[in-house]
Context: one part of a larger RNA
RNA sequence: AACGCUGGCGGCGUGCCUAACACAUGCAAGUCGAACGAGAAAGUGGGGGCAACUCCAUGAGUAAAGUGGCAGACGGGUGAGUAACACGUGAACAACCUACCCUUGAGUGUGGAAUAACACCGCGAAAGCGGUGCUAAUACCGUAUAAUAUCUUCGGGUCGCAUGAUCUGAAGAUCAAAAGCGCAAGUUGCUUGAGGAGGGGUUCGCGCCUGAUUAGCUAGUUGGUGAGGUAACGGCCCACCAAGGCUGCGAUCAGUAGCCGGCCUGAGAGGGCGAACGGCCACACUGGAACUGAGACACGGUCCAGACUCCUACGGGAGGCAGCAGUGGGGAAUUUUGCGCAAUGGGCGAAAGCCUGACGCAGCAACGCCGCGUGGAGGAUGAAGGCCUUCGGGUCGUAAACUCCUGUCAGUAGGGACGAAUGCCUCGCAAGAGGUUUGACUGUACCUGCUGAGGAAGCCACGGCUAACUCCGUGCCAGCAGCCGCGGUAAUACGGAGGUGGCAAGCGUUGUUC
Repeated sequence: AACGCUGGCGGCGUGCCUAACACAUGCAAGUCGAACGAGAAAGUGGGGGCAACUCCAUGAGUAAAGUGGCAGACGGGUGAGUAACACGUGAACAACCUACCCUUGAGUGUGGAAUAACACCGCGAAAGCGGUGCUAAUACCGUAUAAUAUCUUCGGGUCGCAUGAUCUGAAGAUCAAAAGCGCAAGUUGCUUGAGGAGGGGUUCGCGCCUGAUUAGCUAGUUGGUGAGGUAACGGCCCACCAAGGCUGCGAUCAGUAGCCGGCCUGAGAGGGCGAACGGCCACACUGGAACUGAGACACGGUCCAGACUCCUACGGGAGGCAGCAGUGGGGAAUUUUGCGCAAUGGGCGAAAGCCUGACGCAGCAACGCCGCGUGGAGGAUGAAGGCCUUCGGGUCGUAAACUCCUGUCAGUAGGGACGAAUGCCUCGCAAGAGGUUUGACUGUACCUGCUGAGGAAGCCACGGCUAACUCCGUGCCAGCAGCCGCGGUAAUACGGAGGUGGCAAGCGUUGUUC
């Protein structure tokens, strides 16, 4: 963990181990009007009109959409694959990249052509698509200037580990930008350098399961030269050349498996495991591919193929819960289609703020651990009753009744948090000061009053191992059983009862590990 019987409360945790099986429905990634051009409607108020209706204002530069920027590579899930530099640990990069952030230097001049939105037209059942015309930008493209950036050539110094690294001088060539807000001061951006922080990439030493009833394996294979490709080294890819490379210290093959910090057990050595939490890796219906981008070969992006499901006007389209809930199925077995962004954290934004099934909480489940309660004191004609009996009595047993108390928990009434810092307004040059607002959980925790023993005990065992014994029933039957073994007419071993022992909101069984 599950199952059987039983079940009062609270706190903290945990909850598909099986089908990486298929999924209805909702939500889970947006944001910025201080980059840009356009821009509704309902409603409300007023005017005109017999009415239908129409005009103006407001709604509102709002909604919804579009261009553009940043974020969708984080966060969340799963463990299929993987025996591998995947992971762990220690090193290396003189072979590398890095958006946002921090420090620091320089710059931000001058032009142009488009395009979506929109309007009109057309095609289509739909998804969607095409044509013509108009328009803006921090979108796109010229051009100027420019270095300690990049490249080429010629020198010098220092150092090293071979390729070389680093500093420095000269000449030449190439490459940039975008504006917004503000009355202004300014501020936020933009371009190009240098440095940093954090993040990543690559390489290497060592470690890393089982099988020899797997002994040979390998042709881009091993190395070289050249060219390509990458941020970067490299058979990474290609052409040519050589014939190498691995292996009994176990190659290859097969099986199994995500790895670790850790967790369980144990005196330790060790053994087993890798749930929850944290780090790394891999995957996202199955297989393949690239695009964009600082970063992906991208879970809720694109394209192709496949299986499956759905829509269709049969021409063609749509989809991917191993996100959170939830459904079917499988299974011995695993929860709510909940509340909130108040806190913490993240994205965008100058900010207000918006988004956030991350997260914070609540719900369900004795699934685990811990705590508490189910009353306390007194009470012997040892009541009644049960059971046993040698019929005298013994025992359940101070147990009950009864008397006096207490008030945990539950119930009820009143009060009522911490978690709140921010934000906004005012004053101030500023530091800061004053005021005010924000709580899902929650009228919860907690505190106080009231009531009244009232609402709260079971499960297993009792032959030995092993703590706890008698009676009745049964008669090798029915049955028990972890092992030894019980049962065939006096069964402490089966079934029931009384009693006793053990544990206790649990107890026992089964499974698993040491």

This is a predicted structure of a 514-nucleotide part of an RNA (small-subunit ribosomal RNA, 5' domain) from an uncultured soil bacterium. Model confidence (mean pLDDT): 87 of 100. Its Rfam family is "Bacterial small subunit ribosomal RNA".